[in-house]
RNA sequence: GAAGUUCGUCAGGCAAUCGCUGCACGUUUUGGCGUGUGGAGGAAAGUCCGGGCCCCGCAGGGCAGGAUGCCGGCUAACAGCCGGGCGCCGCGAGGCGACGGAAAGUGCAACAGAGAAUAGACCGCCGAUGGCUUCCGCCAGGAAGAUCAGGUAAGGGUGAAACGGUGAGGUAAGAGCUCACCGCAGGACUGGCGACAGGACUGGCACGGCAAACCCCAUCCGGGGCAAGGCCAAAUAGGGGGGCGAUAGCGUGGCUCGCGCUGCUCCCGGGUAGGCUGCUUGAGCGUCGCGGCAACGCGUCGCCCAGAGGAAUGAUUGCCCGGCAGCCCUGGCAUGCCAGGGCUGCUCGACAGAACCCGGCUUAUCGACGAGCUUCCCGC
Numbered sequence: 001g002a003a004g005u006u007c008g009u010c011a012g013g014c015a016a017u018c019g020c021u022g023c024a025c026g027u028u029u030u031g032g033c034g035u036g037u038g039g040a041g042g043a044a045a046g047u048c049c050g051g052g053c054c055c056c057g058c059a060g061g062g063c064a065g066g067a068u069g070c071c072g073g074c075u076a077a078c079a080g081c082c083g084g085g086c087g088c089c090g091c092g093a094g095g096c097g098a099c100g101g102a103a104a105g106u107g108c109a110a111c112a113g114a115g116a117a118u119a120g121a122c123c124g125c126c127g128a129u130g131g132c133u134u135c136c137g138c139c140a141g142g143a144a145g146a147u148c149a150g151g152u153a154a155g156g157g158u159g160a161a162a163c164g165g166u167g168a169g170g171u172a173a174g175a176g177c178u179c180a181c182c183g184c185a186g187g188a189c190u191g192g193c194g195a196c197a198g199g200a201c202u203g204g205c206a207c208g209g210c211a212a213a214c215c216c217c218a219u220c221c222g223g224g225g226c227a228a229g230g231c232c233a234a235a236u237a238g239g240g241g242g243g244c245g246a247u248a249g250c251g252u253g254g255c256u257c258g259c260g261c262u263g264c265u266c267c268c269g270g271g272u273a274g275g276c277u278g279c280u281u282g283a284g285c286g287u288c289g290c291g292g293c294a295a296c297g298c299g300u301c302g303c304c305c306a307g308a309g310g311a312a313u314g315a316u317u318g319c320c321c322g323g324c325a326g327c328c329c330u331g332g333c334a335u336g337c338c339a340g341g342g343c344u345g346c347u348c349g350a351c352a353g354a355a356c357c358c359g360g361c362u363u364a365u366c367g368a369c370g371a372g373c374u375u376c377c378c379g380c
Stems, first nucleotide, its partner, number of pairs: 001376010012320007020039009041351001045362002048360005053225004065221005070084005085099001086097004100216002105214002107210002122156002124152003129149003132145005164182006183205001184203003189198003229277004239268006248262005284303003288299004321349002323346011
């Protein structure tokens, strides 16, 4: 210098003018006005996990259902994070992994292929053994053919996958049939909290794959959500209770009393519109110190950092910063590229907008910067 990788930070800045909104103060016949001050994010998003908070439910246990699934730690909790193990990918820094159980049982494997899990023989190889044919023969038998039975799984071929691999011996040809190495299974012992690693020795090798198929094992999980929930409370209609009629109307089989309804008035309670609250001081943020590899924890000091609610947080202009394009100048050489500077232009400066709060994950995102590390090249 180039390429790459991991972690982190920022997300254009300033000013003027015009607006929106929370709070405080002042003013004001209550609705404004003035001043001061605060006013989106790293994802506010998807609402996928986990918790706080609230209401409902709940003796305890089981079934069903769901989630998770290597080990250790962190945490309020988690499917998150940190550290480690193992497997795969990468020259490497590093990245990715639902990573318990297939000797509990059930099931699945399209197409191709002979055969897809109590294996199998299409092309092959062999044909030792027993036949067949031919030949030789000293009549004991011998040789040849690949023709039948049969043997075999070396090689070819199919497939995502073919029942250990390579080499040697062995054989008629072959085959863990035998041996060496590798793999596999078991494994005393050693190291590690553990996942796991190493491994003397033993076994010719056996029960292939899929559990993000059912299933088994272990652990965890009550339901609903701020439109939760709480408070105040009209108008109209209806409900409950008290009081008032010297008698009004209607009903109570004809009459009287009584009772009920209608009437007037007072009180109470439920609920609707509407308003208030919940509402932002919190597992909070920053500095420094300590413990820890780290996630994180503890302590000290400092800070207050949106709270709207048909839903504010914006718009315009100017200057600067950065990017892109064009033109010009200077320098270098390999003559069309690189570096630096100047001028002009840009419908260039992303993704995106809080709605009870917090911890995560995932997804979107023009770009700029910082730190660690890796590989290659050049110079000293």
The RNA shown here (Bacterial RNase P class A) has 380 nucleotides and comes from a Zoogloeaceae bacterium. It matches the Rfam family "Bacterial RNase P class A". Rfam classes the family as a ribozyme. From the family's description: Ribonuclease P (RNase P) is a ubiquitous endoribonuclease, found in archaea, bacteria and eukarya as well as chloroplasts and mitochondria. RNAcentral holds the sequence, with entries from ENA. The model forms 93% of the base pairs in the Rfam consensus. The gene name in the source record is rnpB.